[in-house]
């Protein structure tokens, strides 16, 4: 320099056009002499950033950024 993949909640990930979810974590409650465990519930996201397509975009297209992997030292 070229190519590809990935980027979604604090963490690990799902969601492939129609109002964004799960597990763990956190918080509250029940229980216990108390803690833990268990059970019930709650909170938490400009879907990396920008633009475009569409009635509608996390999802499709383009550009940029970051991370990872591969190829190359050629023009």
């Nucleotide at each position: 320099g070229c190519c590809a993949a990935u980027g979604u909640a604090g963490c690990u990930c799902a969601g492939u056009g129609g109002u964004a979810g799960a597990g763990c974590a956190a918080c509250g409650g029940u229980u216990u002499c108390g803690u833990a465990a268990a059970c019930c519930g709650u909170c938490g996201g400009u879907c990396a950033g920008g633009a475009g397509u569409u009635c509608g975009a996390a999802u499709c297209u383009c550009c940029u950024c970051a991370u990872u992997g591969g190829c190359u030292c050629c023009a």